[in-house]
Context: one part of a larger RNA
RNA sequence: ACCGGCGAGUUACUCCUCUGUGGCAAGGCUAAACCGCGCACGCGGUGGAGCCGUAGCGAAAGCGAGUCUGAAUAGGGCGAAUGAGUCGCAGGGGGUAGACCCGAAACUGCGUGAUCUACCCAUGGGCAGAAUGAAGCGCCCCUAACCGGGCGCGGAGGUUCGAAGCCGUGAACGUUGAAAAGUUCUGGCAUGACCUGUGGGGAGGAGUAAAAGUCUAAUCAAACGCAGAGAUAGCUGGUUCUCCCCGAAAACGCUUGAGGGCGUGUCUUGGGAAACUACAUCACGGGGGUAGAGCUACUGAAUGGAUCGUGGGGCCCACCAGGCUACCGCCUCCAAUCAAACUCCGAAUACCGUGAUGACUAUCCCGGGAAAAAGACUGUGGGUGAUAAUGUCCACGGUCAAAAGGGAAACAACCCAGACCGUCAGCUAAGGUCCCGAAUGAUGUCUAAGUGCGUAAGGAAGUUGGAUUUCACAGACAGCGGGGAUGUUGGCUUAGAAGCAGCCACCAUUUAAAAAGUGCGUAAUAGCUUACCCGUCGAGAAAUCCGGCACCGAUAAUGAACGGGACUAAGACAUCAACCGAAGCUGCGGCUGCAUAAAGGCGCGAGUCUUUAUGCGGGGUAGGGGAGCGCUGAUAGGCAGAUACAAGGCGUACCGUGAGGAGCGCUGCUGGGCCUAUCAGGUGAGUAUGCCGGU
Numbered sequence: 001a002c003c004g005g006c007g008a009g010u011u012a013c014u015c016c017u018c019u020g021u022g023g024c025a026a027g028g029c030u031a032a033a034c035c036g037c038g039c040a041c042g043c044g045g046u047g048g049a050g051c052c053g054u055a056g057c058g059a060a061a062g063c064g065a066g067u068c069u070g071a072a073u074a075g076g077g078c079g080a081a082u083g084a085g086u087c088g089c090a091g092g093g094g095g096u097a098g099a100c101c102c103g104a105a106a107c108u109g110c111g112u113g114a115u116c117u118a119c120c121c122a123u124g125g126g127c128a129g130a131a132u133g134a135a136g137c138g139c140c141c142c143u144a145a146c147c148g149g150g151c152g153c154g155g156a157g158g159u160u161c162g163a164a165g166c167c168g169u170g171a172a173c174g175u176u177g178a179a180a181a182g183u184u185c186u187g188g189c190a191u192g193a194c195c196u197g198u199g200g201g202g203a204g205g206a207g208u209a210a211a212a213g214u215c216u217a218a219u220c221a222a223a224c225g226c227a228g229a230g231a232u233a234g235c236u237g238g239u240u241c242u243c244c245c246c247g248a249a250a251a252c253g254c255u256u257g258a259g260g261g262c263g264u265g266u267c268u269u270g271g272g273a274a275a276c277u278a279c280a281u282c283a284c285g286g287g288g289g290u291a292g293a294g295c296u297a298c299u300g301a302a303u304g305g306a307u308c309g310u311g312g313g314g315c316c317c318a319c320c321a322g323g324c325u326a327c328c329g330c331c332u333c334c335a336a337u338c339a340a341a342c343u344c345c346g347a348a349u350a351c352c353g354u355g356a357u358g359a360c361u362a363u364c365c366c367g368g369g370a371a372a373a374a375g376a377c378u379g380u381g382g383g384u385g386a387u388a389a390u391g392u393c394c395a396c397g398g399u400c401a402a403a404a405g406g407g408a409a410a411c412a413a414c415c416c417a418g419a420c421c422g423u424c425a426g427c428u429a430a431g432g433u434c435c436c437g438a439a440u441g442a443u444g445u446c447u448a449a450g451u452g453c454g455u456a457a458g459g460a461a462g463u464u465g466g467a468u469u470u471c472a473c474a475g476a477c478a479g480c481g482g483g484g485a486u487g488u489u490g491g492c493u494u495a496g497a498a499g500c501a502g503c504c505a506c507c508a509u510u511u512a513a514a515a516a517g518u519g520c521g522u523a524a525u526a527g528c529u530u531a532c533c534c535g536u537c538g539a540g541a542a543a544u545c546c547g548g549c550a551c552c553g554a555u556a557a558u559g560a561a562c563g564g565g566a567c568u569a570a571g572a573c574a575u576c577a578a579c580c581g582a583a584g585c586u587g588c589g590g591c592u593g594c595a596u597a598a599a600g601g602c603g604c605g606a607g608u609c610u611u612u613a614u615g616c617g618g619g620g621u622a623g624g625g626g627a628g629c630g631c632u633g634a635u636a637g638g639c640a641g642a643u644a645c646a647a648g649g650c651g652u653a654c655c656g657u658g659a660g661g662a663g664c665g666c667u668g669c670u671g672g673g674c675c676u677a678u679c680a681g682g683u684g685a686g687u688a689u690g691c692c693g694g695u
Stems, first nucleotide, its partner, number of pairs: 001695006011097003015094010027052003033046005056063002066078004100238002103235001107228006119201008127192001129161003132157001136153006165189003170185004204220001206216002241628006251264005267369007279358008292345001293343002299339003303335004309330004313325004375400010405416003420590004425586003431580003434565003440577007452567001458552002462549010479536005485509003490504003515530001519528002591618012629684001631681009645671001648667005654661002
């Protein structure tokens, strides 16, 4: 891991509450106990003690259809008038109990442990060999004597090297190991605060500790065993058959509250009420200060200018007076602005009221039962953030959640659309119609970029359409041919400055026209060129603005920006006509819920059952309600069975909407079994890192 078995809302209570059902009813019921019967479980009777109800109010005394408060014959509160209970049985909830099951970390009590290990006590044992050579002593030398020196003897030491022994430094191996801590090599101590045998001591908030929270039997920031004990767990996991009807919430308030609760809202179920009550649309009547807008209409913000005045600053002058100001404000005026906490204004919506109309009541009230109270994305209006985030916080919608189907290649939340079942019938939605892959053609225009099939500021004689202005057969635009001169090298400056370094001025003449010079060039001249003019040519030319579709901008790690092939339309825009396309809609057949109607059956009746018709329904998580299937046992009645039959196993083409139920064949060799009705429950398994067994 798989298979098989086991495995979770139970039981008690003279408890509370509600529903169904039954008895009796202004009453209802007995409890213990006793008597009788009975093998037992129990059954019948006695028992009215007591409980609930029939009256309330008050803290109470108490009074009483009233009572309390109060001075009150006032007002007000709670009552009556307006009466149904009670006892069984069954069920839905609640309470108290372990209370659906499994699960702590822990706490307390009583015990068991120092055969492991830490420390201590007593009594024993052990330490090859080698090295170093302290004190002390002796001899010799030295000295006046010490001191000192040499040699020898000597054999000290938490001394050195190194076996045994003890330890465990580094590394590798080992890591379902040979081993729940080892092996190998390497390494430390090895006469000592050494190692070790045996016996003994003290223990759980205690011991022991050269101190690491170490060790106290593979367990230690409080051992182990048993008990309290099914501790508690606002936490996690799990919680077993079917079908039918309805169907949420992820919000508000409060909470030592935030992943838990309580109340309310939203769901379900039973009963009651019922009116244009609620809802929708339209009309009319309202209040508002949002969007927008505006601001010499306030409060503030803020740009430029003008001008008379005025205040301040600066400069000049200071004897007064005064002057200047490219400085800062104020008043006035002009132009152009801004605001969630500005408003002279001011919508659309929304909300409230009244009326009309619509609609198979959708509404409200009272009871039983819940779940939820972590929401997500998307559109719109905002706050926050960076006009970031699959960000975060509100508001108003949608979808998902709890929704399948079609589209978006794939894709909870986007677009279309809400699946009762069947159907080899039809029509459509979104989206599509060259092939993959169901279905297409036409007309007009655009695009040349594979744009389409990813992106901005910005850039650009791409191309296409529109508008305006100017020039043009008295000849435009472009090209080509020719001219482009003179005073003059203008003046100044300069070494020079002659159209062309720079400054000033920019005249005049001849002309068809020609600058006191557009650019290149020279040291300066020269030279080339332009403006301008003529000729040639012969019909449009130039500039600006606004659209359409394209171009560049465009750099990342496997190759990845039409889903692929591919496409010049099979791209874009516009128009027309078709078609495809879903579980949508329609046709046909069937099942079922609710409502209404009719007929029939049953019932005294309320009603209930069946059939038919019509209308409206049948996606669904949490959850509420309803109806059933199967298992084990019990009671009553019935049944099969001798060729045996039943359970169980194997096979099988039958029946039922389903849980399920037969029939038949084979097997099964021992005592069961089946049907109907009723009752009781240790009653249904795939998940709990479930438990046990097998493989």
RNAcentral holds the full RNA, with entries from ENA and SILVA.
Large-subunit ribosomal RNA, domain II from a Planctomycetota bacterium, 695 nucleotides, folded computationally.
Its Rfam family is "Bacterial large subunit ribosomal RNA". Rfam links the family to the GO terms structural constituent of ribosome and ribosome.
Lineage of the source: Bacteria > Pseudomonadati > Planctomycetota.